[in-house]
């Protein structure tokens, strides 16, 4: 150095202002926000994770399945649905005057980063 086995520690942001209303950070106008790997630098390409759901369970855990949002046009370049420029779109599930931004499962999980030691080659 590569492989691997063990354990640690991190591992999601966003409502300001108006305006209706008896009530709205929920409706309407304007505003804000973007988890991991991968690749010309990504909420929108490929591909995981969460969350939903269904089956095993008395229930958790945990399998297995399943669903799983939304982008165009010009420029640069060898090379960008990734940059630059304009314009768009999209965001689980409960609760509550309808929620991406409030509460809450959740002091949870976990895509994975980055460190610790250990074992064969």
């Nucleotide at each position: 150095a590569a492989c691997u086995g063990u354990c640690u520690u991190c591992a999601g942001g966003g409502c300001g202002g108006g305006g209706u209303g008896a009530g709205a950070u929920u409706c309407c106008c304007c505003a804000c926000u973007g988890g991991c790997g991968g690749u010309a630098c990504a909420g929108u390409c490929c591909g995981c994770g969460a969350a939903c759901c269904a089956u095993g369970u008395u229930g958790c855990a945990c399998a297995u399945g399943g669903c799983c949002g939304a982008c165009c046009c010009g420029g640069u370049g060898a090379a960008a649905c990734u940059c630059c420029g304009g314009g768009a779109c999209c965001a689980a599930c409960g609760g509550u005057a309808u929620a991406g931004u409030c509460c809450g499962g959740a002091u949870g999980g976990a895509a994975g980063a980055a460190g610790a030691u250990g074992u064969g080659u």
A computed fold for a 121-nucleotide RNA, annotated as FMN riboswitch aptamer (RFN element). The coordinates come from a structure-prediction model, not an experiment, and the mean pLDDT is 83. Rfam family: FMN riboswitch aptamer (RFN element). Rfam's curators write: The RFN element is a highly conserved domain that is found frequently in the 5'-untranslated regions of prokaryotic mRNAs that encode for flavin mononucleotide (FMN) biosynthesis and transport proteins. The model forms 100% of the base pairs in the Rfam consensus.